Model confidence (mean pLDDT): 77 of 100. Predicted 3D model of a 151-nucleotide RNA (SAM riboswitch aptamer (S box leader)) from a Phycisphaerales bacterium. The sequence was found by an Rfam model in a public genome assembly. NCBI's taxonomy places the organism under Bacteria, Pseudomonadati, Planctomycetota, Phycisphaerae, Phycisphaerales.

């Protein structure tokens, strides 16, 4: 650098040193000389991994004890493995503005405007078709991150 599964509306900030940009790119909105990004030392947070613990299932099933048709069934310490909850920051990794900051690309809902059909002398209209807009809400993708694992 690929690739695979999983999260991404919760949480955590001072201080030093630089000195002009930064939020991934595209709009748009922050954020920044009351000092951005960066680095550094501290200090935090808990999201994966691992640790620990509760209760629970599931499988293996010890000693024993019940049933009986004597071989089987049940009851079950224990171990593992799965899920849920929590704790803990000494372990490996991350993180510590703003939901991934918010969109964009698909699809739904309601809305409004057009044009078509219909009703009807006409018009307002309509459980009807398409087609276009802008916002809002939900859902999905994409992109980016991070963690566990593979090559």
């Nucleotide at each position: 650098c690929u690739c695979u599964u999983a999260u991404c509306c919760a949480g955590a900030g001072u201080g030093g040193c630089u000195g002009a940009g930064g939020g991934c790119a595209g709009g748009g909105c922050c954020c920044u000389g009351c000092g951005a990004c960066g680095c550094c030392a501290c200090a935090g947070c808990a999201a994966c991994c691992a640790u620990c613990g509760a209760c629970g299932g599931c499988u293996u099933c010890a000693c024993g004890a019940g049933u009986u048709g004597u071989a089987a069934c049940c009851c079950a310490a224990a171990a593992g493995c799965c899920a849920u909850c929590g704790a803990a920051g000494c372990g490996g990794u991350g993180c510590u503005a703003a939901a991934u900051c918010c969109c964009a690309c698909c699809c739904g809902c309601g809305c409004g405007c057009c044009u078509g059909c219909u009703a009807u002398c006409a018009a307002c209209g309509g459980u009807c078709a398409g087609g276009c807009g802008a916002g809002c809400c939900g859902g999905g993708a994409g992109c980016g991150a991070u963690a566990a694992g593979a090559a």